[in-house]
RNA sequence: GUCUGGAACCCGCACGGCGUAAAGUAUCGAACCGUGUCAGGACCGAAAGGUAGCAGCACUAAGGUAUGUAACGGGUGUUGCGGUCAUUCUAGGCUCU
Numbered sequence: 001g002u003c004u005g006g007a008a009c010c011c012g013c014a015c016g017g018c019g020u021a022a023a024g025u026a027u028c029g030a031a032c033c034g035u036g037u038c039a040g041g042a043c044c045g046a047a048a049g050g051u052a053g054c055a056g057c058a059c060u061a062a063g064g065u066a067u068g069u070a071a072c073g074g075g076u077g078u079u080g081c082g083g084u085c086a087u088u089c090u091a092g093g094c095u096c097u
Stems, first nucleotide, its partner, number of pairs: 001094008010083005015077002018073003024067005034059004042051003
């Protein structure tokens, strides 16, 4: 110097992981300005009854908490496979000095 191989780097794919995070699930959640039911009491009525409706209870809204996937993202992975041979390192062979 050259040939072959390997590794790093780069690219791609797959998988895992991290972050954000829908949807969904569970739960909490309204003194009044949500719904329903409205004890007591109040009002109307001669009465029968009716009206509105506080507290309570139930169901939930906005929202909170937990969980959680789609999706997105990375100077995520001594992961795997493939590609590239421009660069670096390395092993061997050959040739020359």
The RNA shown here (Bacterial small signal recognition particle RNA) has 97 nucleotides and comes from an Anaerolineae bacterium. Of the family's consensus pairs, 93% are formed in the model. Its Rfam family is "Bacterial small signal recognition particle RNA". The family's RNA type in Rfam is non-coding RNA gene. A source record names the gene ffs.